The part of an RNA shown here (large-subunit ribosomal RNA, domain I) has 535 nucleotides and comes from an uncultured Bacteroidota bacterium.
[in-house]
Context: one part of a larger RNA
RNA sequence: AGCGUACGGGGGAUACCUUGGCUCUCAGAGGCGACGAAGGACGUGAUAAGCUGCGAUAAGCCGCGGGGAGGUGCAAAUAACCGUUUGAUCCGCGGAUUUCCGAAUGGGGCAACCCAGCCACCAGGAACGGUGGUUAUCCUAGAAGGAGGCAAACCCGAUGAACUGAAACAUCUAAGUAGUCGGAGGAAGAGAAAAUAACAAUGAUUUCCCAAGUAGUGGUGAGCGAACGGGAAAGAGCCCAAACCGGGGAUGUUACGGCAUGCCCGGGGUUGUAGGACCCCGACACCGUGGAAGCUUGAGAACUGGAAGGACCUGGGAAGGUCCGCCGCAGAGGGUGAAAGUCCCGUACAGGCAAUCAAGUGACACGCAGGGGUAUCCUGAGUAGGGCGGGACCGGAGGAAUCCUGUCUGAAUCUGGCGGCACCAUCCGCCAAGGCUAAAUACUACUGAGAGACCGAUAGCGGACAAGUACUGUGAAGGAAAGGUGAAAAGCACUUCGAGCAGAAGAGUGAAAUAGAACUUGAAACCGUGCGCUU
Numbered sequence: 001a002g003c004g005u006a007c008g009g010g011g012g013a014u015a016c017c018u019u020g021g022c023u024c025u026c027a028g029a030g031g032c033g034a035c036g037a038a039g040g041a042c043g044u045g046a047u048a049a050g051c052u053g054c055g056a057u058a059a060g061c062c063g064c065g066g067g068g069a070g071g072u073g074c075a076a077a078u079a080a081c082c083g084u085u086u087g088a089u090c091c092g093c094g095g096a097u098u099u100c101c102g103a104a105u106g107g108g109g110c111a112a113c114c115c116a117g118c119c120a121c122c123a124g125g126a127a128c129g130g131u132g133g134u135u136a137u138c139c140u141a142g143a144a145g146g147a148g149g150c151a152a153a154c155c156c157g158a159u160g161a162a163c164u165g166a167a168a169c170a171u172c173u174a175a176g177u178a179g180u181c182g183g184a185g186g187a188a189g190a191g192a193a194a195a196u197a198a199c200a201a202u203g204a205u206u207u208c209c210c211a212a213g214u215a216g217u218g219g220u221g222a223g224c225g226a227a228c229g230g231g232a233a234a235g236a237g238c239c240c241a242a243a244c245c246g247g248g249g250a251u252g253u254u255a256c257g258g259c260a261u262g263c264c265c266g267g268g269g270u271u272g273u274a275g276g277a278c279c280c281c282g283a284c285a286c287c288g289u290g291g292a293a294g295c296u297u298g299a300g301a302a303c304u305g306g307a308a309g310g311a312c313c314u315g316g317g318a319a320g321g322u323c324c325g326c327c328g329c330a331g332a333g334g335g336u337g338a339a340a341g342u343c344c345c346g347u348a349c350a351g352g353c354a355a356u357c358a359a360g361u362g363a364c365a366c367g368c369a370g371g372g373g374u375a376u377c378c379u380g381a382g383u384a385g386g387g388c389g390g391g392a393c394c395g396g397a398g399g400a401a402u403c404c405u406g407u408c409u410g411a412a413u414c415u416g417g418c419g420g421c422a423c424c425a426u427c428c429g430c431c432a433a434g435g436c437u438a439a440a441u442a443c444u445a446c447u448g449a450g451a452g453a454c455c456g457a458u459a460g461c462g463g464a465c466a467a468g469u470a471c472u473g474u475g476a477a478g479g480a481a482a483g484g485u486g487a488a489a490a491g492c493a494c495u496u497c498g499a500g501c502a503g504a505a506g507a508g509u510g511a512a513a514u515a516g517a518a519c520u521u522g523a524a525a526c527c528g529u530g531c532g533c534u535u
Base pairs, nucleotide, nucleotide: 001534002533003532004531005530006529007528008527009526015520016484017483020455021454022452023451024450025449026448027447028446029444030443031150032149039101040100041099042055043054044053046078050074051073061095062094063093064092065091066090070082071081072080106115107114108113116135117134118133119132120131121130122129137147138146139145154185155183156182157181158180159179165172169219195202196201206233207232208231209230210229216224217223237436238435239434240380244267245266246265247264248263250261251260252259253258272414274379275378276377277376278373279372280371281370287367288366289365290364294361295360296359297358298357299356303351304350305349309324310323311322312321313320325342326341327331333345334344335343385409386408387407388406389405390404391403392402395421416431417430418429419428420427471478472477491519494506495505496504497503
């Protein structure tokens, strides 16, 4: 020196564990904000760096309720205190306070700072001061009221790529996606046929399953891709404009009697087997909807009650083993010195009630509707439609209907108009150019309850720990590592060695100290020591 072996050092894999995550389900909630939000800065404790809480009333103040012996957060120790029926800490609900910045809003500003005006009060000899209130902009007739900003996804609208695919690439695709902007709600949007059909009919919208990767479209490439109809979920229908009637005020005109025009308010009226106005006859009920206070019922906080076991054995410890019981509308789960229905917290079940919510009732309000006639009047105009240029539909201009519109044009008026995929006729369906509308559907930042052939500390969120922290970057931004003594600190009194608050040897605690805080287990690399063999 090598190999082997034993024992160590080193290291932190593995096993076990879980406070944390991940993905869902069912409920709730679906917003907060000038009554100053979200988010921060700075403060705040006897001592106080961090986290948490709170705001100069500052780990808190008040009221009501709960609770019942201990408390002064994480977080030990000391000090000083609070409380035990005069009820603290704690829990629930409501209220008060709530510095400064921030939409930030008196003006300014390099956020958390600087400097003001006006009114009232305080202080003062004057000046400088102090406290409270108020003073931004826009909308709006208005000193009334409102807006502004933030927030995860879902939704609607505006705008709108490229990589990519086409095995290159230009039409095309990706994709009306990503991104940007605006807006709203708990959902949004859509929605009560100028529909779909086809000689039979259906009867608003939305969503799902099928139809169907079909019909189509497409450098007929890559690709894109319906509808009718059927089956389900849900189910709900309405209101204006106009004609006509009444009222008001305005303008024009006048022979002052009026007449005309347009405006506002009320009634009326709302559809396609046309309807309504108008005229005649008849009716004024039933029914439906909304609904203040109060009342009734239910839900609803902290919280309350809540069954039933002992002995022996092993052991440090019993929940294990043995024996004999018991409860069960409770044998979910967690904890307890190992594995507990019956020890603790709980669980099934039952109770409790403030704020508040829901349902019912509710004065009252609103709505509804018949028959006949039909000369006249009304039934949404720069609209429908057309030309040109674009876009949307399954449809890329095509034979191209339908829908939207930048531009130029431009009807009809119920003997009317639109559609049924060029166009025409017949036939059929429907009534545009005003508006509202629950449910079935989408989502989850947030709250509660629960689940998992999900993870178990290089995993699972980046984050189980002072984590969006430390640290990096001018900045936008990037972004870690880091869990485990023990049942209980019983966390090693005391002695010795040592320079020693290092370390060690004893002693002691403990079941265990090779569990000693560099603390469960403690693999490998790597480094030693003893012994054996070989050279």